[in-house]
Context: one part of a larger RNA
RNA sequence: CUGGGCGUAAAGGGUGCGUAGGCGGUCGAGUAAGUCUGAUGUGAAAUCUCCGAGCCCAACUCGGAAAUGGCAUCGGAUACUAUCCGGCUCGAGGAUUGGAGGGGGGACUGGAAUUCUCGGUGUAGCAGUGAAAUGCGUAGAUAUCGAGAGGAACACCAGUGGCGAAGGCGAGUCCCUGGACAAUUCCUGACGCUGAGGCACGAAAGCUAGGGGAGCAAACAGGAUUAGAUACCCUGGUAGUCCUAGCCCUAAACGGUGCACGUUUGCUGUGAGAGGAAUCGACCCCUCUCGUGGCGAAGCUAACGCGUUAAACGUGCCGCCUGGGAAGUACGGCCGCAAGGUUAAAACUC
Numbered sequence: 001c002u003g004g005g006c007g008u009a010a011a012g013g014g015u016g017c018g019u020a021g022g023c024g025g026u027c028g029a030g031u032a033a034g035u036c037u038g039a040u041g042u043g044a045a046a047u048c049u050c051c052g053a054g055c056c057c058a059a060c061u062c063g064g065a066a067a068u069g070g071c072a073u074c075g076g077a078u079a080c081u082a083u084c085c086g087g088c089u090c091g092a093g094g095a096u097u098g099g100a101g102g103g104g105g106g107a108c109u110g111g112a113a114u115u116c117u118c119g120g121u122g123u124a125g126c127a128g129u130g131a132a133a134u135g136c137g138u139a140g141a142u143a144u145c146g147a148g149a150g151g152a153a154c155a156c157c158a159g160u161g162g163c164g165a166a167g168g169c170g171a172g173u174c175c176c177u178g179g180a181c182a183a184u185u186c187c188u189g190a191c192g193c194u195g196a197g198g199c200a201c202g203a204a205a206g207c208u209a210g211g212g213g214a215g216c217a218a219a220c221a222g223g224a225u226u227a228g229a230u231a232c233c234c235u236g237g238u239a240g241u242c243c244u245a246g247c248c249c250u251a252a253a254c255g256g257u258g259c260a261c262g263u264u265u266g267c268u269g270u271g272a273g274a275g276g277a278a279u280c281g282a283c284c285c286c287u288c289u290c291g292u293g294g295c296g297a298a299g300c301u302a303a304c305g306c307g308u309u310a311a312a313c314g315u316g317c318c319g320c321c322u323g324g325g326a327a328g329u330a331c332g333g334c335c336g337c338a339a340g341g342u343u344a345a346a347a348c349u350c
Stems, first nucleotide, its partner, number of pairs: 003322004007304002012318001014201004021194003025088004030083002033081002035077008049065006091191001092188003095184004103177007110154001115149007125136002162169002206247006215241002220236004258317006266295011299306002323350003332343004
C1' cells in the first nucleotide's frame, strides 16, 4: 500500500459541537490542471526475451528485432472531475402561525411517611429471627392523642407513554432558556454531509473546601449461624448519600448495532400535529407527516435473528479489528491534589 471485516465469534470512539482534510444537487458558458489522443525527442551500452549466424556441440561470442513502469515538448478532444462566471430550487437554512413534552437553570410552596423533642392517656413489655441473642423499656418504653423540629424523597396519575446528543429527566406554581414537530410555500440560493486533532458535556463511586445530616448505610463493634464464618441473618453505626464551589472522566456509558442521505411488499398498537367526512358539538371513522413498539414479504445472516427505526440494496466520511495468554500490564509521554485516567509494547509461553 492492499484484502476481508466490526449485533452475539477480535472489532463502533460514552455523547455532541466543530477545525484541517475527504466527499458533494441541477442548468448553461469559458479555461483545459487531471483524463483521452497524435507527433517529436529522450529512455547509453552490456544484461533479459525472440529470430538468425560463428567456434564439431554447449557454455560463450556476434548480428537483428523486441522490450524499456516512463519523462519532456508541441498540437488536438472536452464526456467526467477540477477551476471560474452566470442561473435554478428539489438539498440546507430562514420567516409566519400553532399545539405537545419528567429537555435545562433558578426561586418559592405543598402533603404523606420515617426519626427526634415536649405534653396527655396508659402499663409491662417492645423489637428481632428459621429459632434466638445482642439491643430498647418501671429513670415509664412499645401503643395512642396533641404540639413542634429537621432532612431526604415525591405514592396514586404511570403507560415497550413523553423529552433530551449522550449521561439522564417524575409533587406544585412562577421566572429565564435550548431543541424537535405540524401547517403555509413567503424569503436566501448548495450556504451541504462527515469529521483526524481541538473544545464542551459526561451515571455512580471517589477527592478538596465550607455547610447539612431524617432515613439508609461501606468501614467498624456486638449478637447469632458454623468445623471455622474476617460472610449471608440480627442489633447498632461512621464516612458517604443531600447543598454550594472546584476536581475526577470511568461503566454491561448497551440497541453490546457510528453519523448522514437515497431506494425497497405489508399488517397491527401507541404518542404528537394537520386535513377530510360526519355531527348541535365532542368521540368514533378516513388520509398525510413526525416519533415510539409488536409481527412479518423480498433480501440478508454461520445460526440466532434483522427486516422502511435494516443486520436489505447503494453512496460519502470517521472510529476500530487482524490467534489465546502475558496485558489494557511495563516503560516513557500527557492529564490528575490523590485515587488513578489516557496513549500503549516486548521477552516468554500455548